[in-house]
RNA sequence: AAAUGUAAAAGGCAAACUUAUUGAAAGAUAAGGACGCAAAGUCACGAGUCUAAGGUUAUGAAACUAAGAUCGUCGGACUGCCAAA
Numbered sequence: 001a002a003a004u005g006u007a008a009a010a011g012g013c014a015a016a017c018u019u020a021u022u023g024a025a026a027g028a029u030a031a032g033g034a035c036g037c038a039a040a041g042u043c044a045c046g047a048g049u050c051u052a053a054g055g056u057u058a059u060g061a062a063a064c065u066a067a068g069a070u071c072g073u074c075g076g077a078c079u080g081c082c083a084a085a
């Protein structure tokens, strides 16, 4: 330095759910709470998924649509702690 993570140690994050705030919604944020995580750190770049305010079509019902969201769906990029075999 690379690979690896069945060992140890130090620390880290926090699903569901509850409450509050926020948002058209999906969601997000804060507190509590731990299902899990060696990148569950960062970036919506590719694919997927969710929502459909606005827009388009429609007599209407409704359908389609991301410039909204998700990195704890997968891939990619960048960065990072520890070090037994």
Base pairs, nucleotide, nucleotide: 004083005082012037013036017032018031019030020029021028022027035072041078042077043076045075046074047073048070049069050068054065055064056063057062